[in-house]
RNA sequence: GGGCCCGUAGCUCAGCCCGGUUAGAGCGCUGCCCUGAUAAGGCAGAGGUCGAUGGUUCAAAUCCAUCCGGGCCCACCA
Numbered sequence: 001g002g003g004c005c006c007g008u009a010g011c012u013c014a015g016c017c018c019g020g021u022u023a024g025a026g027c028g029c030u031g032c033c034c035u036g037a038u039a040a041g042g043c044a045g046a047g048g049u050c051g052a053u054g055g056u057u058c059a060a061a062u063c064c065a066u067c068c069g070g071g072c073c074c075a076c077c078a
Stems, first nucleotide, its partner, number of pairs: 001074007010027004020058001029045005051067005
């Protein structure tokens, strides 16, 4: 230098291909119930500007461009 993959809740991830419900799941966290108490169990809740910016569109996590971060392969140099 060339190519490919990944980035969504505190953590692990789905959703993206084919744009359209109010952004989701498990674990974790908080409160309550249960218990003599704890664990387990039950109920409820908080937590996200979907890596950033711009564009297309009535509408973007999803499409396009650029950039940032991480990973892999190839090339080059030595």